[in-house]
Molecule: transfer RNA
Organism: Actinomycetota bacterium
RNA sequence: GGGCGAUUAGCUCAGUUGGUUAGAGCGCCUGCUUCACACGCAGGAGGUCGGCAGUUCGAGUCUGCCAUCGCCCA
Repeated sequence: GGGCGAUUAGCUCAGUUGGUUAGAGCGCCUGCUUCACACGCAGGAGGUCGGCAGUUCGAGUCUGCCAUCGCCCA
């Protein structure tokens, strides 16, 4: 330098043919329970969907460029 893949909650990951409100587990917070802690139960907070543009009535999803990480080729 070229090719391929990945990027979504604090972490690990889903997300259907582009369709209205973006989800799960773990973690975190509050309450209950306990002498206390843990476990358990109930509830809750937490997201510019890597960035900038484009296409579209509508983009996490499609296209281009850039960034970061990984693999391969030279």